[in-house]
Context: one part of a larger RNA
RNA sequence: CUGGGUGUAAAGGGAGCGCAGACGGCGAUGCAAGUCUGAAGUGAAAGGCGUGGGCUCAACCUAUGAACUGCUUUGGAAACUGUAUAGCUUGAGUGUCGGAGGGGUAAGCGGAAUUCCUAGUGUAGCGGUGAAAUGCGUAGAUAUUAGGGAGGAACACCGGAGGCGAAGGCGGCUUACUGGACGACAACUGACGUUGAGGCUCGAAGGCGUGGGGAGCAAACAGGAUUAGAUACCCUGGUAGUCCACGCAGUAAACGAUGAAUACUUGGUGUCGGGGAGGAAAACCCUUCGGUGCCGCAAGCUAACGCAUUAAGUAUUCCACCUGGGGAGUACGUUCGCAAGAAUGAAACUC
Numbered sequence: 001c002u003g004g005g006u007g008u009a010a011a012g013g014g015a016g017c018g019c020a021g022a023c024g025g026c027g028a029u030g031c032a033a034g035u036c037u038g039a040a041g042u043g044a045a046a047g048g049c050g051u052g053g054g055c056u057c058a059a060c061c062u063a064u065g066a067a068c069u070g071c072u073u074u075g076g077a078a079a080c081u082g083u084a085u086a087g088c089u090u091g092a093g094u095g096u097c098g099g100a101g102g103g104g105u106a107a108g109c110g111g112a113a114u115u116c117c118u119a120g121u122g123u124a125g126c127g128g129u130g131a132a133a134u135g136c137g138u139a140g141a142u143a144u145u146a147g148g149g150a151g152g153a154a155c156a157c158c159g160g161a162g163g164c165g166a167a168g169g170c171g172g173c174u175u176a177c178u179g180g181a182c183g184a185c186a187a188c189u190g191a192c193g194u195u196g197a198g199g200c201u202c203g204a205a206g207g208c209g210u211g212g213g214g215a216g217c218a219a220a221c222a223g224g225a226u227u228a229g230a231u232a233c234c235c236u237g238g239u240a241g242u243c244c245a246c247g248c249a250g251u252a253a254a255c256g257a258u259g260a261a262u263a264c265u266u267g268g269u270g271u272c273g274g275g276g277a278g279g280a281a282a283a284c285c286c287u288u289c290g291g292u293g294c295c296g297c298a299a300g301c302u303a304a305c306g307c308a309u310u311a312a313g314u315a316u317u318c319c320a321c322c323u324g325g326g327g328a329g330u331a332c333g334u335u336c337g338c339a340a341g342a343a344u345g346a347a348a349c350u351c
Stems, first nucleotide, its partner, number of pairs: 003323004007305002012319001014202004021195003025088002028085004033081002035077008049065006091192001092189003095185004103178007110155001115150003118146004125136002163170002207248006216242002221237004259318006267295010278284001300307002324351003333344004
């Protein structure tokens, strides 16, 4: 390389958009590049192979045949691929109507709670733990009262195996702007599609830069305990950070450890959003489209566990990735970054 694979053994890119490329619906007609077929030329000889012959045999030598799967020229075929032309409507998209949603961005508003400040009441404790101590408190704490004040962060109940989003993720309320999905209709376009190396964009937490902010929590740090020790677990404090704006960073067990798309393949039972029939009805019931769960020895698959119309089943298309363990996601080089580091990514050696 081929082959075989990628839920858990090595292996799905964190996610999307998309140039090139690869692949591509239905029927018709033309062309004939691929494809199929006839003929001609060529495909040196030797070698190899088949069948004979010659050295006593063999090696060796030799005759002949097939083959040389290729290339060139030319005559035809038109199913498939390709290409050209004019069409089609099922794929895809547009339109009209409709409801659902923590989808996104910005601004404003709200109440509960913690902390602090002010004022009142009040007196010796409070706090904390397994038990304590550090700590706070007679300079009046803790507790309690105030339709007193300040400030920041997060939004109890509803809340759900529930919803939305490509993923990361998204939850108080209102308004503005805005993306997507879904259902009904079948009016319009007429294959406009799928995938996607590079590329571009988004991307939790933590981290970095500049400027704000800082209630609570809390790496580092300090102290008190515990202990043989205790650079921890427990306690009292506490700074970065957590929050906001702008910029960088680009990684996660970024997980369903399961790439995207399409078609097909017994069932049962919930739930969310639409439509239709029945029903007096918001009940209930039947049905249909789209999502999201569970069960399952239906079949099938799987090493097993398990998966099972949301496939890990049956197939097709395209991309990514794997190829024994360690060395190692290291070294070197390169690219990116302010840095931290990220991306790419070996070998010797060893088992």